[in-house]
Molecule: c-di-GMP-I riboswitch aptamer
Organism: Colwellia sp.
RNA sequence: ACAAAGAAAAGGCAAAACACGCGAAAACGUGUUACGCAAAACCACCGGUCUAAGGAAAAAGCUAAUUUUAGCCUAUUCUAUGACAGCGGAGUUACCAAG
Numbered sequence: 001a002c003a004a005a006g007a008a009a010a011g012g013c014a015a016a017a018c019a020c021g022c023g024a025a026a027a028c029g030u031g032u033u034a035c036g037c038a039a040a041a042c043c044a045c046c047g048g049u050c051u052a053a054g055g056a057a058a059a060a061g062c063u064a065a066u067u068u069u070a071g072c073c074u075a076u077u078c079u080a081u082g083a084c085a086g087c088g089g090a091g092u093u094a095c096c097a098a099g
Stems, first nucleotide, its partner, number of pairs: 006096001012037002017032005035086001041092002045089003048084003054079004061072004
C1' cells in the first nucleotide's frame, strides 16, 4: 500500500410520527425528532417492489337501429414514460486504527 474484517476514538447519516410545500399517485423536499445504519455516501445497469396521470380492454347498464349490430360508459383488469439506493446484486468513492 492492497484485500478481508471491525474493538476504541472523532465524527457522519436519519426510520416512524408531526407541520408545511410539491405531485394524478407512488414518492420527494424543508424543519422537529431518532428506529436504526461501517458505506443508511454516490449511482436506476440487473432483479425485485410501489404508483397509474396518460393509453388499452371492459361483465352489467344506456342510446341508436331493429331482430343482427354499432356507439358511449362503470365496477374491474393490464401497462412506466413515473418512483424506491434504509430490498438485493453490480459499479464508483471514502474517515479511523486495536486484533